[in-house]
RNA sequence: GGAGUGAGCCGGGCGAUCGCCCCGCAAGGGGAGGAAAGUCCGGGCUCCAUAGGGCAGGGUGGCCGCUAACGGCGGCGCGGAGCGAUCCGCGGAAAGUGGCACAGAAAUUAUACCGCCCGUAAGGGCAAGGGUGAAAUGGCGGGGUAAGAGCCCACCGGCGCGCGAGUGAUCGCGCGCGCAUGCUAAACCCCACCCGGAGCAAGACCAAAUAGGAGAGUGAGUGGCCCGCUCACGAUCUCUCGGGUACGGUCGCUUGAGCCGGCGGGCAAUCGCCGGCCCAGAGGAAUGAUCGCCGCCCGCAAGGGCACAGAACCCGGCUUACAGGCUCACUCCGGCG
RNA sequence: UCCCCGGUAGCUCAGUCGGUAGAGCGGACGGCUGUUAACCGUCAUGUCGCUGGUUCGAAUCCGGCCCGGGGAGCCA
Numbered sequence: 001g002g003a004g005u006g007a008g009c010c011g012g013g014c015g016a017u018c019g020c021c022c023c024g025c026a027a028g029g030g031g032a033g034g035a036a037a038g039u040c041c042g043g044g045c046u047c048c049a050u051a052g053g054g055c056a057g058g059g060u061g062g063c064c065g066c067u068a069a070c071g072g073c074g075g076c077g078c079g080g081a082g083c084g085a086u087c088c089g090c091g092g093a094a095a096g097u098g099g100c101a102c103a104g105a106a107a108u109u110a111u112a113c114c115g116c117c118c119g120u121a122a123g124g125g126c127a128a129g130g131g132u133g134a135a136a137u138g139g140c141g142g143g144g145u146a147a148g149a150g151c152c153c154a155c156c157g158g159c160g161c162g163c164g165a166g167u168g169a170u171c172g173c174g175c176g177c178g179c180a181u182g183c184u185a186a187a188c189c190c191c192a193c194c195c196g197g198a199g200c201a202a203g204a205c206c207a208a209a210u211a212g213g214a215g216a217g218u219g220a221g222u223g224g225c226c227c228g229c230u231c232a233c234g235a236u237c238u239c240u241c242g243g244g245u246a247c248g249g250u251c252g253c254u255u256g257a258g259c260c261g262g263c264g265g266g267c268a269a270u271c272g273c274c275g276g277c278c279c280a281g282a283g284g285a286a287u288g289a290u291c292g293c294c295g296c297c298c299g300c301a302a303g304g305g306c307a308c309a310g311a312a313c314c315c316g317g318c319u320u321a322c323a324g325g326c327u328c329a330c331u332c333c334g335g336c337g
Numbered sequence: 338u339c340c341c342c343g344g345u346a347g348c349u350c351a352g353u354c355g356g357u358a359g360a361g362c363g364g365a366c367g368g369c370u371g372u373u374a375a376c377c378g379u380c381a382u383g384u385c386g387c388u389g390g391u392u393c394g395a396a397u398c399c400g401g402c403c404c405g406g407g408g409a410g411c412c413a
Stems, first nucleotide, its partner, number of pairs: 001333010012294007020031004033308001037319002040317005045199004057195005062076005077090005091190002096188002098184003113130002115126004138156002141153003157179001158177008203251004213241005221233004243412003258277008295306004338409007347362004356393001364380005386402005
């Protein structure tokens, strides 16, 4: 210098004037985001339901940890891609059931089209090679044979057992078994763990008005009969229609798993301690406009523009959108010293 | 703000345990008729909203986006 990988950050700045929303008697103070978004997960909060446990249903899925919790994050393990920094994937297919179109001899109770071998043939032996397919019953080499074949042997792979290391996933070493078990679980399922439902239009209080009306369901209970069956009445709650009221007030409503700085524990996610700070809470909805200087972009210039977007109960994540710019760490290649 | 549903041919809709996507209407051509309609025959119809993934294989199963539609005020 070039090519690349992974993290993190900013996302117009300063000043003046006039406005808007909230707090405050006033002076004065505060006023969009990293995604406020999608509403995809998780939690707080509120109401309803609820003895415990189970079934049904839904979700998660290598292991260990972090956390209020998570499908998130960190570290580690195994497999794959890359020269590398680094990135991607992840329970069980020897518990059972189902599926595997077409092609092909055969797609899992296996099987033989061409082929190879024996044989005159009939028939028999075989699965090395060809061919089909997404997938064909361990791979490669040697021996062996009529031809062949784990039939035998070495190496690799697989399975089982033992010992050792590790919290664990897993790894290492040794011994044994010629080797049987195809793919699919984002198919049913099995295993382990987790989950009650609804949502601030939750919910609580106050006020106004009306026909506290009709129908359907539910059915605590009451009565008739000695009880039951049954018959009649029927509290409560739910739904539908009808009626009233008006987009009625107050609370919930913002101090919180909060932000900033320092120190400490931990590889890290993260946790602890100390000090400081208060940073939108309106309610159909404020956060804007103009001017001056500067930065960047478009344009010959006048001038125009400033990415995506915009709070609505609050947090932790994920995902998606985003002009332009900055910082750090690391890898590979080339040059010079 | 919250909740729910849908997207398949030009239009209206089918398509379930994954295996080359259909029906009706409409369209084109031909026949019948003097002509048109009706009728008969033949044919064309498609990125299954988009994009990743699982699978040998996806309209269908699983993520993420895009677009469209509907519902929820209070009192009693």